A computed fold for a 76-nucleotide RNA from an uncultured Desulfobacteraceae bacterium, annotated as c-di-GMP-I riboswitch aptamer. Its mean pLDDT, the model's own confidence on a scale to 100, is 87.

RNA sequence: UAAUGAAAAAGCCAAACCUGCCGUGAGACAGGGACGGAAAGCCACGGGUCUCAAAUGAGAAAGCCGGGUUGCCAAA
Numbered sequence: 001u002a003a004u005g006a007a008a009a010a011g012c013c014a015a016a017c018c019u020g021c022c023g024u025g026a027g028a029c030a031g032g033g034a035c036g037g038a039a040a041g042c043c044a045c046g047g048g049u050c051u052c053a054a055a056u057g058a059g060a061a062a063g064c065c066g067g068g069u070u071g072c073c074a075a076a
Stems, first nucleotide, its partner, number of pairs: 004074002012037002017032004022027001035063001041069003045066003049060004
């Protein structure tokens, strides 16, 4: 450096659900809460999914898969 994810350490994130709040909605945000996660950090680029006041339009989700990019630890 590349590939990989055994063991351990330091930390990190937070599904369902509940409360508040915003949104037509998918959902977002905050608090509680942990099912899980080695990128469950970030980016809607490809596929797929979902929503809408009807639209060849406008949106949502990065915790569906792939891709891009940054990054902690470490044995064979």